Guanidine-I riboswitch aptamer, 98 nucleotides, folded computationally. The sequence was found by an Rfam model in a public genome assembly. It matches the Rfam family "Guanidine-I riboswitch aptamer". From the family's description: This family represents a conserved RNA structure found upstream of the ykkC and yxkD genes in Bacillus subtilis and related genes in other bacteria. Model confidence (mean pLDDT): 83 of 100.
RNA sequence: UAGAAAGUUUUCUAGGGUUCCGUAGCAAGCGCUAGUCUGGACCGAGAGAAAACGCAUAGUUCAUGCUAUGUACACGGAGGGAUAAAAGCCUGGGAGAU
Numbered sequence: 001u002a003g004a005a006a007g008u009u010u011u012c013u014a015g016g017g018u019u020c021c022g023u024a025g026c027a028a029g030c031g032c033u034a035g036u037c038u039g040g041a042c043c044g045a046g047a048g049a050a051a052a053c054g055c056a057u058a059g060u061u062c063a064u065g066c067u068a069u070g071u072a073c074a075c076g077g078a079g080g081g082a083u084a085a086a087a088g089c090c091u092g093g094g095a096g097a098u
Base pairs, nucleotide, nucleotide: 007053008052009051010050011049012048015043016042020040021039022037023034024033025032026031054071055070056069057068058067059066060065073093075096079091080090081089
C1' cells in the first nucleotide's frame, strides 16, 4: 500500500421519539394541548444478545451428505439524511485517533 465471509436473515435487548391507540388536562360540537405521560403499537445497534443459514479447515462417505472445530478483534466525533419524530437507525468498521 492492497485485499479479506469483517456474509445474510430473523427474534430480542440497551437506547429512541410521538404518526396511531391509550392516558392526563382543557373544551363540552367537531376537537385542542401534553412524550416535562408508566404504557400498547412503532424505530432500533459494525463495535449488544441469541438462533438459523452460510463460510473456512479436518475427518468420514462412491456420492448426496454427515460429524467436529473455528468464524477473532473493534477507541471514535461534528455535520448531514430518512420517517410523524428521534435514536447506539443510515452516511459509517466513514473522517479522525491508537